The prediction has a mean pLDDT of 83. Transfer RNA from a Verrucomicrobiales bacterium, 72 nucleotides, folded computationally. Rfam family: tRNA. The source organism's lineage runs through Bacteria, Pseudomonadati, Verrucomicrobiota, Verrucomicrobiia and Verrucomicrobiales.

[in-house]
RNA backbone atom coordinates (compact mmCIF):
# COMPACT_ATOMS: atom_id res chain seq x y z
P N A 1 0.99 3.22 3.40
O5' N A 1 0.45 2.66 2.89
C5' N A 1 0.25 3.43 1.17
C4' N A 1 -0.33 2.34 0.00
C3' N A 1 -1.51 1.32 0.00
O3' N A 1 -1.91 2.70 -0.88
C1' N A 1 0.00 0.00 0.00
P N A 2 -4.03 3.29 -0.27
O5' N A 2 -4.57 1.95 -0.50
C5' N A 2 -4.91 1.40 -1.71
C4' N A 2 -5.94 0.36 -1.60
C3' N A 2 -7.07 0.36 -1.05
O3' N A 2 -8.58 0.80 -1.89
C1' N A 2 -5.89 -1.66 -1.14
P N A 3 -9.29 1.34 -1.14
O5' N A 3 -9.87 0.14 -0.28
C5' N A 3 -10.61 -0.68 -1.74
C4' N A 3 -11.46 -1.58 -0.26
C3' N A 3 -12.15 -1.51 0.50
O3' N A 3 -13.14 -1.44 0.55
C1' N A 3 -10.84 -3.09 1.37
P N A 4 -13.91 0.14 1.19
O5' N A 4 -14.45 -0.39 2.57
C5' N A 4 -15.57 -1.57 2.40
C4' N A 4 -16.18 -2.18 3.57
C3' N A 4 -16.07 -1.80 4.94
O3' N A 4 -17.31 -1.41 5.29
C1' N A 4 -14.00 -3.14 5.21
P N A 5 -17.77 -0.25 5.97
O5' N A 5 -17.67 -0.65 7.78
C5' N A 5 -18.74 -1.66 7.96
C4' N A 5 -18.39 -1.93 9.31
C3' N A 5 -18.23 -1.39 10.54
O3' N A 5 -19.52 -1.01 10.98
C1' N A 5 -16.27 -2.47 10.57
P N A 6 -20.23 0.30 11.27
O5' N A 6 -19.33 1.33 12.71
C5' N A 6 -19.76 0.17 13.37
C4' N A 6 -18.63 0.22 15.14
C3' N A 6 -18.41 1.68 15.36
O3' N A 6 -19.37 1.94 15.98
C1' N A 6 -16.27 1.08 15.35
P N A 7 -20.24 3.20 16.33
O5' N A 7 -18.90 4.47 17.04
C5' N A 7 -18.18 3.91 18.18
C4' N A 7 -17.36 5.15 19.01
C3' N A 7 -17.46 6.26 19.50
O3' N A 7 -16.77 6.68 19.83
C1' N A 7 -15.70 6.08 17.66
P N A 8 -17.79 6.60 21.51
O5' N A 8 -18.99 7.60 20.74
C5' N A 8 -18.62 9.05 20.85
C4' N A 8 -20.64 9.71 21.46
C3' N A 8 -20.90 9.36 22.90
O3' N A 8 -20.44 9.85 23.88
C1' N A 8 -22.36 9.02 20.94
P N A 9 -19.55 9.24 25.17
O5' N A 9 -20.81 9.70 26.58
C5' N A 9 -20.24 11.46 26.62
C4' N A 9 -20.48 11.12 28.07
C3' N A 9 -19.84 10.33 29.20
O3' N A 9 -19.59 10.68 30.32
C1' N A 9 -22.63 10.48 29.46
P N A 10 -17.88 11.58 30.62
O5' N A 10 -17.56 9.98 31.13
C5' N A 10 -15.90 10.02 31.20
C4' N A 10 -15.89 8.85 32.41
C3' N A 10 -16.65 7.43 31.88
O3' N A 10 -15.10 7.20 30.81
C1' N A 10 -17.21 7.80 33.67
P N A 11 -15.47 6.28 29.32
O5' N A 11 -16.07 4.94 30.06
C5' N A 11 -15.01 4.22 30.45
C4' N A 11 -16.16 2.77 30.63
C3' N A 11 -17.10 2.08 29.54
O3' N A 11 -15.99 1.01 28.55
C1' N A 11 -18.37 2.24 31.75
P N A 12 -16.29 0.77 26.98
O5' N A 12 -17.83 0.17 27.19
C5' N A 12 -17.57 -1.19 27.48
C4' N A 12 -19.24 -1.52 27.76
C3' N A 12 -20.11 -1.28 26.18
O3' N A 12 -20.08 -2.39 25.02
C1' N A 12 -21.51 -0.95 27.40
P N A 13 -19.56 -2.12 23.61
O5' N A 13 -21.13 -1.58 23.57
C5' N A 13 -21.49 -1.21 22.56
C4' N A 13 -23.13 -0.99 22.64
C3' N A 13 -24.30 0.11 21.99
O3' N A 13 -24.05 -0.99 20.51
C1' N A 13 -24.55 0.56 23.73
P N A 14 -25.07 -0.51 19.52
O5' N A 14 -26.40 0.12 19.88
C5' N A 14 -27.33 0.57 19.30
C4' N A 14 -28.74 0.83 19.68
C3' N A 14 -29.59 1.68 19.08
O3' N A 14 -29.69 1.51 18.09
C1' N A 14 -29.34 2.55 21.24
P N A 15 -29.70 1.28 16.59
O5' N A 15 -31.02 2.93 16.95
C5' N A 15 -31.84 3.32 17.17
C4' N A 15 -32.03 4.88 17.54
C3' N A 15 -31.83 6.25 16.21
O3' N A 15 -33.12 5.89 15.73
C1' N A 15 -30.59 6.30 18.51
P N A 16 -32.78 5.69 13.36
O5' N A 16 -31.64 6.60 13.30
C5' N A 16 -31.82 7.99 13.11
C4' N A 16 -31.42 8.11 11.63
C3' N A 16 -32.02 7.08 10.82
O3' N A 16 -31.77 8.01 9.15
C1' N A 16 -29.84 6.73 10.97
P N A 17 -32.72 8.95 8.80
O5' N A 17 -32.65 10.27 9.27
C5' N A 17 -33.46 11.27 9.02
C4' N A 17 -32.97 12.51 10.04
C3' N A 17 -34.65 13.02 10.05
O3' N A 17 -33.35 13.72 10.98
C1' N A 17 -32.43 14.45 8.88
P N A 18 -34.90 13.51 12.51
O5' N A 18 -35.47 14.83 13.48
C5' N A 18 -34.36 15.90 14.33
C4' N A 18 -35.09 16.44 14.30
C3' N A 18 -35.94 16.65 15.35
O3' N A 18 -36.17 17.49 16.20
C1' N A 18 -37.14 17.84 13.50
P N A 19 -36.09 17.30 17.68
O5' N A 19 -34.92 18.20 18.15
C5' N A 19 -35.77 19.05 18.36
C4' N A 19 -34.73 19.53 20.27
C3' N A 19 -34.09 18.44 20.76
O3' N A 19 -33.09 18.81 21.24
C1' N A 19 -35.75 18.21 22.01
P N A 20 -31.57 18.75 20.82
O5' N A 20 -31.35 16.90 21.03
C5' N A 20 -31.77 16.29 22.08
C4' N A 20 -31.65 15.15 22.42
C3' N A 20 -31.52 14.26 23.51
O3' N A 20 -32.47 13.99 24.43
C1' N A 20 -29.67 13.51 22.78
P N A 21 -33.06 13.91 25.97
O5' N A 21 -32.89 12.35 25.51
C5' N A 21 -32.94 11.34 27.09
C4' N A 21 -32.83 9.76 26.24
C3' N A 21 -32.21 9.48 27.41
O3' N A 21 -33.29 9.05 28.65
C1' N A 21 -31.61 8.39 25.45
P N A 22 -32.65 8.49 30.19
O5' N A 22 -32.88 6.76 29.96
C5' N A 22 -33.41 6.25 29.41
C4' N A 22 -33.00 4.28 29.30
C3' N A 22 -32.42 3.83 30.13
O3' N A 22 -33.17 3.41 31.18
C1' N A 22 -31.30 3.36 27.91
P N A 23 -32.84 3.46 33.00
O5' N A 23 -31.67 2.51 33.13
C5' N A 23 -32.18 1.40 32.52
C4' N A 23 -30.56 -0.03 32.32
C3' N A 23 -29.83 0.06 33.86
O3' N A 23 -30.12 -0.37 34.85
C1' N A 23 -28.72 -0.03 31.44
P N A 24 -29.78 0.02 36.43
O5' N A 24 -27.78 -0.14 36.56
C5' N A 24 -27.61 -1.25 36.47
C4' N A 24 -26.12 -1.23 36.49
C3' N A 24 -25.24 -0.52 37.78
O3' N A 24 -25.07 -0.87 38.55
C1' N A 24 -25.04 0.34 34.97
P N A 25 -25.01 -0.16 39.87
O5' N A 25 -23.44 0.96 39.66
C5' N A 25 -22.74 0.93 39.46
C4' N A 25 -21.29 1.70 39.48
C3' N A 25 -22.05 2.63 39.98
O3' N A 25 -21.02 3.20 41.52
C1' N A 25 -21.63 3.70 38.01
P N A 26 -21.81 3.48 42.84
O5' N A 26 -21.21 5.26 42.49
C5' N A 26 -20.26 5.79 41.83
C4' N A 26 -20.27 7.03 41.83
C3' N A 26 -20.68 7.92 43.33
O3' N A 26 -20.33 8.35 44.21
C1' N A 26 -21.79 8.79 41.18
P N A 27 -21.04 8.34 45.76
O5' N A 27 -22.08 9.62 45.88
C5' N A 27 -21.78 10.67 45.61
C4' N A 27 -22.42 12.14 45.34
C3' N A 27 -23.85 11.96 46.42
O3' N A 27 -23.05 12.55 47.41
C1' N A 27 -24.81 11.66 44.27
P N A 28 -24.04 11.36 48.83
O5' N A 28 -25.55 12.37 48.47
C5' N A 28 -25.63 13.47 48.70
C4' N A 28 -27.37 13.94 48.52
C3' N A 28 -28.31 13.21 49.32
O3' N A 28 -28.62 14.02 50.65
C1' N A 28 -29.03 13.24 47.15
P N A 29 -28.65 12.94 51.86
O5' N A 29 -30.78 12.54 52.16
C5' N A 29 -31.24 13.32 51.87
C4' N A 29 -32.42 13.17 51.78
C3' N A 29 -33.14 11.76 51.84
O3' N A 29 -33.73 12.39 53.45
C1' N A 29 -32.98 11.21 50.05
P N A 30 -33.79 11.14 54.66
O5' N A 30 -34.99 10.09 54.44
C5' N A 30 -36.41 10.19 54.10
C4' N A 30 -37.13 8.92 53.31
C3' N A 30 -37.16 7.71 54.36
O3' N A 30 -37.91 7.77 55.51
C1' N A 30 -36.40 7.09 51.67
P N A 31 -37.46 7.43 57.00
O5' N A 31 -37.23 5.74 56.29
C5' N A 31 -38.23 4.97 55.62
C4' N A 31 -38.33 3.62 55.12
C3' N A 31 -37.42 2.37 56.16
O3' N A 31 -37.93 2.35 57.75
C1' N A 31 -36.28 2.53 54.04
P N A 32 -37.86 2.54 58.73
O5' N A 32 -36.09 1.50 59.28
C5' N A 32 -36.34 0.18 59.23
C4' N A 32 -34.77 -0.28 59.14
C3' N A 32 -34.11 0.15 60.34
O3' N A 32 -34.76 -0.60 61.49
C1' N A 32 -32.63 0.39 58.72
P N A 33 -34.97 0.51 62.96
O5' N A 33 -33.28 0.70 63.03
C5' N A 33 -33.32 1.88 64.64
C4' N A 33 -31.89 1.83 64.68
C3' N A 33 -30.95 1.52 63.82
O3' N A 33 -30.33 3.24 63.55
C1' N A 33 -29.96 0.45 65.49
P N A 34 -30.50 3.36 61.72
O5' N A 34 -28.75 3.13 61.31
C5' N A 34 -28.23 3.59 61.62
C4' N A 34 -26.49 3.19 61.17
C3' N A 34 -26.53 2.35 59.98
O3' N A 34 -26.24 3.66 58.89
C1' N A 34 -26.26 0.45 61.36
P N A 35 -26.42 3.45 57.33
O5' N A 35 -25.74 1.90 56.82
C5' N A 35 -24.24 1.98 56.69
C4' N A 35 -23.62 0.70 56.30
C3' N A 35 -24.51 0.17 54.69
O3' N A 35 -23.75 0.95 53.41
C1' N A 35 -24.42 -1.56 56.34
P N A 36 -24.54 1.00 52.43
O5' N A 36 -25.13 -0.15 51.72
C5' N A 36 -23.68 -1.35 51.47
C4' N A 36 -24.57 -2.58 51.00
C3' N A 36 -25.40 -2.72 50.30
O3' N A 36 -24.93 -2.80 49.07
C1' N A 36 -25.88 -4.10 52.21
P N A 37 -25.66 -2.39 47.41
O5' N A 37 -27.69 -2.93 47.52
C5' N A 37 -27.45 -4.13 47.05
C4' N A 37 -28.23 -4.77 47.64
C3' N A 37 -29.81 -4.30 47.00
O3' N A 37 -30.12 -4.90 45.60
C1' N A 37 -29.95 -4.62 49.22
P N A 38 -30.37 -3.82 44.61
O5' N A 38 -31.78 -2.97 44.85
C5' N A 38 -33.37 -3.80 45.03
C4' N A 38 -33.94 -3.82 45.93
C3' N A 38 -35.05 -2.68 45.04
O3' N A 38 -35.30 -2.45 43.81
C1' N A 38 -34.62 -1.95 47.56
P N A 39 -35.16 -1.56 42.46
O5' N A 39 -36.48 -0.18 43.14
C5' N A 39 -37.74 -0.17 43.36
C4' N A 39 -38.26 0.80 44.28
C3' N A 39 -38.71 2.34 43.54
O3' N A 39 -39.31 2.24 42.51
C1' N A 39 -37.28 2.52 45.94
P N A 40 -39.00 3.29 41.17
O5' N A 40 -38.50 4.92 41.77
C5' N A 40 -39.80 5.76 42.11
C4' N A 40 -39.52 6.65 43.37
C3' N A 40 -38.41 7.71 42.05
O3' N A 40 -39.43 8.44 41.43
C1' N A 40 -37.67 7.77 44.42
P N A 41 -38.94 8.95 39.58
O5' N A 41 -37.52 10.14 40.14
C5' N A 41 -38.14 11.16 40.39
C4' N A 41 -36.88 11.84 41.00
C3' N A 41 -35.92 12.50 40.39
O3' N A 41 -36.47 13.44 39.95
C1' N A 41 -35.09 11.32 42.01
P N A 42 -35.75 13.98 38.66
O5' N A 42 -33.81 14.69 38.94
C5' N A 42 -33.81 15.71 39.87
C4' N A 42 -32.40 15.92 40.20
C3' N A 42 -30.98 15.88 39.08
O3' N A 42 -31.52 17.23 38.48
C1' N A 42 -30.60 14.82 40.61
P N A 43 -30.90 17.65 37.10
O5' N A 43 -29.50 17.83 36.83
C5' N A 43 -28.60 18.79 37.17
C4' N A 43 -27.41 18.49 38.00
C3' N A 43 -26.25 17.79 36.32
O3' N A 43 -26.31 19.02 35.91
C1' N A 43 -26.24 15.92 37.76
P N A 44 -25.89 19.11 34.41
O5' N A 44 -24.75 18.08 33.41
C5' N A 44 -23.75 18.11 34.60
C4' N A 44 -22.96 17.01 34.35
C3' N A 44 -22.81 15.94 32.68
O3' N A 44 -21.51 17.15 31.74
C1' N A 44 -23.31 14.59 34.04
P N A 45 -22.33 17.89 30.58
O5' N A 45 -22.26 16.67 29.47
C5' N A 45 -20.98 15.91 29.31
C4' N A 45 -20.67 15.39 27.98
C3' N A 45 -21.28 16.52 27.01
O3' N A 45 -19.91 16.59 26.08
C1' N A 45 -22.46 15.25 26.25
P N A 46 -18.45 17.09 25.83
O5' N A 46 -19.02 18.58 24.71
C5' N A 46 -19.72 18.26 23.87
C4' N A 46 -19.99 19.82 22.96
C3' N A 46 -19.53 18.66 21.27
O3' N A 46 -21.08 18.36 20.95
C1' N A 46 -18.63 20.90 21.57
P N A 47 -21.16 18.07 19.36
O5' N A 47 -21.06 16.62 19.66
C5' N A 47 -20.18 15.57 20.11
C4' N A 47 -20.36 14.45 20.12
C3' N A 47 -20.10 13.26 18.37
O3' N A 47 -19.53 12.05 19.06
C1' N A 47 -22.30 13.07 19.46
P N A 48 -18.84 11.50 17.56
O5' N A 48 -17.47 11.89 17.59
C5' N A 48 -16.54 12.18 19.26
C4' N A 48 -15.68 12.15 18.52
C3' N A 48 -14.90 13.25 17.66
O3' N A 48 -14.89 14.83 18.43
C1' N A 48 -13.70 11.74 16.95
P N A 49 -15.68 16.31 17.59
O5' N A 49 -14.82 16.38 16.61
C5' N A 49 -13.00 17.03 17.16
C4' N A 49 -12.24 17.29 16.22
C3' N A 49 -12.44 18.05 14.90
O3' N A 49 -12.85 19.32 15.42
C1' N A 49 -11.68 16.73 14.20
P N A 50 -13.86 20.35 15.03
O5' N A 50 -13.70 20.78 13.50
C5' N A 50 -12.23 21.34 13.24
C4' N A 50 -11.88 21.13 11.70
C3' N A 50 -13.16 22.06 10.74
O3' N A 50 -13.15 23.31 10.78
C1' N A 50 -12.29 19.76 9.98
P N A 51 -13.76 24.16 10.25
O5' N A 51 -14.05 24.28 8.22
C5' N A 51 -14.95 24.04 7.65
C4' N A 51 -15.41 22.90 6.59
C3' N A 51 -16.12 23.04 5.74
O3' N A 51 -16.56 24.16 4.82
C1' N A 51 -15.31 20.94 5.69
P N A 52 -17.81 25.02 4.87
O5' N A 52 -18.81 24.04 3.84
C5' N A 52 -18.22 23.72 2.51
C4' N A 52 -18.98 22.69 2.00
C3' N A 52 -20.38 22.26 1.67
O3' N A 52 -20.80 23.57 0.80
C1' N A 52 -19.64 20.67 2.17
P N A 53 -21.85 23.77 0.65
O5' N A 53 -23.65 22.71 0.82
C5' N A 53 -23.79 21.90 -0.53
C4' N A 53 -24.87 21.47 -0.50
C3' N A 53 -26.28 21.35 0.42
O3' N A 53 -26.68 21.97 -0.77
C1' N A 53 -25.43 19.39 1.49
P N A 54 -27.52 23.24 -0.53
O5' N A 54 -28.29 23.00 0.86
C5' N A 54 -29.36 22.28 0.50
C4' N A 54 -30.67 21.85 1.82
C3' N A 54 -30.64 22.84 2.36
O3' N A 54 -32.18 23.27 1.79
C1' N A 54 -29.56 21.30 3.87
P N A 55 -32.42 24.68 1.97
O5' N A 55 -32.30 25.37 3.28
C5' N A 55 -32.68 26.75 3.65
C4' N A 55 -33.20 26.56 5.29
C3' N A 55 -32.29 26.03 5.70
O3' N A 55 -30.96 26.40 6.50
C1' N A 55 -34.75 25.79 6.59
P N A 56 -29.80 25.37 6.63
O5' N A 56 -30.61 24.44 7.79
C5' N A 56 -30.78 24.90 9.08
C4' N A 56 -31.14 23.80 10.21
C3' N A 56 -30.55 22.79 10.19
O3' N A 56 -29.31 22.93 11.17
C1' N A 56 -32.56 22.23 9.54
P N A 57 -27.70 22.12 10.56
O5' N A 57 -28.22 20.35 11.10
C5' N A 57 -28.64 19.38 11.81
C4' N A 57 -28.53 18.27 12.05
C3' N A 57 -26.64 18.34 12.42
O3' N A 57 -25.85 17.24 13.33
C1' N A 57 -26.85 17.26 10.67
P N A 58 -26.42 17.56 14.73
O5' N A 58 -25.41 16.55 15.96
C5' N A 58 -23.74 16.01 15.18
C4' N A 58 -24.08 14.72 15.40
C3' N A 58 -24.31 13.68 14.23
O3' N A 58 -23.20 13.76 13.05
C1' N A 58 -25.07 12.63 15.94
P N A 59 -23.85 13.85 11.54
O5' N A 59 -25.09 12.57 11.14
C5' N A 59 -24.28 11.30 11.23
C4' N A 59 -25.30 10.41 11.16
C3' N A 59 -26.49 10.50 9.86
O3' N A 59 -26.42 9.13 9.37
C1' N A 59 -28.18 10.76 11.35
P N A 60 -25.72 8.61 8.24
O5' N A 60 -25.69 9.43 7.04
C5' N A 60 -26.80 9.15 6.27
C4' N A 60 -26.66 10.14 4.59
C3' N A 60 -25.30 10.42 4.44
O3' N A 60 -25.29 8.99 3.53
C1' N A 60 -26.16 12.56 4.27
P N A 61 -23.12 9.21 3.57
O5' N A 61 -22.32 9.98 2.47
C5' N A 61 -22.72 9.84 1.50
C4' N A 61 -21.72 11.42 0.89
C3' N A 61 -20.74 11.51 1.02
O3' N A 61 -19.84 10.34 0.28
C1' N A 61 -21.26 13.32 1.68
P N A 62 -18.55 9.71 0.75
O5' N A 62 -17.08 10.72 0.85
C5' N A 62 -16.95 11.25 -0.39
C4' N A 62 -16.35 12.85 -0.02
C3' N A 62 -14.90 12.00 0.85
O3' N A 62 -13.46 11.93 0.01
C1' N A 62 -15.65 14.44 1.19
P N A 63 -12.98 10.34 0.67
O5' N A 63 -11.69 11.19 1.72
C5' N A 63 -10.55 12.49 1.03
C4' N A 63 -10.36 13.21 1.67
C3' N A 63 -9.74 12.45 3.08
O3' N A 63 -8.11 12.27 2.66
C1' N A 63 -10.83 14.11 3.53
P N A 64 -7.81 10.95 3.23
O5' N A 64 -7.38 11.79 5.10
C5' N A 64 -6.21 12.76 5.69
C4' N A 64 -6.91 13.20 6.58
C3' N A 64 -6.11 11.85 7.90
O3' N A 64 -5.04 11.93 8.13
C1' N A 64 -8.30 13.16 8.03
P N A 65 -4.46 10.42 8.21
O5' N A 65 -5.12 10.32 9.83
C5' N A 65 -4.37 11.48 10.72
C4' N A 65 -4.66 11.60 12.42
C3' N A 65 -5.08 10.15 12.79
O3' N A 65 -4.18 9.57 13.25
C1' N A 65 -7.24 11.39 13.17
P N A 66 -3.50 8.30 13.32
O5' N A 66 -4.40 7.15 14.45
C5' N A 66 -4.23 7.82 16.18
C4' N A 66 -5.82 7.42 16.34
C3' N A 66 -5.26 5.96 16.49
O3' N A 66 -4.86 5.05 17.51
C1' N A 66 -7.85 6.65 16.62
P N A 67 -4.36 3.70 17.06
O5' N A 67 -5.34 2.41 17.27
C5' N A 67 -5.71 2.36 18.36
C4' N A 67 -7.16 2.10 18.05
C3' N A 67 -7.29 0.30 17.62
O3' N A 67 -6.92 -0.75 18.42
C1' N A 67 -8.82 1.58 17.27
P N A 68 -5.54 -1.39 17.37
O5' N A 68 -7.56 -2.78 17.20
C5' N A 68 -8.13 -2.98 17.83
C4' N A 68 -8.76 -4.34 16.88
C3' N A 68 -8.50 -5.05 15.99
O3' N A 68 -8.42 -6.46 16.30
C1' N A 68 -10.72 -3.65 15.40
P N A 69 -7.42 -6.78 15.75
O5' N A 69 -7.96 -7.32 13.89
C5' N A 69 -8.92 -8.24 14.67
C4' N A 69 -9.61 -8.89 12.89
C3' N A 69 -8.92 -8.68 11.58
O3' N A 69 -8.78 -10.78 11.72
C1' N A 69 -10.65 -6.92 11.03
P N A 70 -7.51 -10.90 11.22
O5' N A 70 -8.07 -10.68 9.21
C5' N A 70 -9.05 -11.61 8.80
C4' N A 70 -9.53 -10.77 7.17
C3' N A 70 -8.15 -11.25 6.30
O3' N A 70 -8.29 -12.37 6.02
C1' N A 70 -9.38 -8.76 6.47
P N A 71 -6.76 -12.63 5.55
O5' N A 71 -6.87 -12.21 3.79
C5' N A 71 -7.48 -12.25 2.98
C4' N A 71 -6.53 -11.27 1.80
C3' N A 71 -5.31 -10.97 1.00
O3' N A 71 -5.32 -12.32 0.45
C1' N A 71 -6.21 -9.01 1.90
P N A 72 -3.79 -13.47 0.45
O5' N A 72 -2.81 -11.58 0.03
C5' N A 72 -2.89 -11.48 -1.33
C4' N A 72 -2.38 -10.36 -1.93
C3' N A 72 -0.47 -10.41 -1.01
O3' N A 72 0.12 -11.39 -2.67
C1' N A 72 -1.13 -8.50 -0.46
RNA sequence: GCCGGAGUAGCUCAGGGGUAGAGCAACGCAUUCGUAAUGCGUGGGUCGUCGGUUCGAAUCCGACCUUCGGCU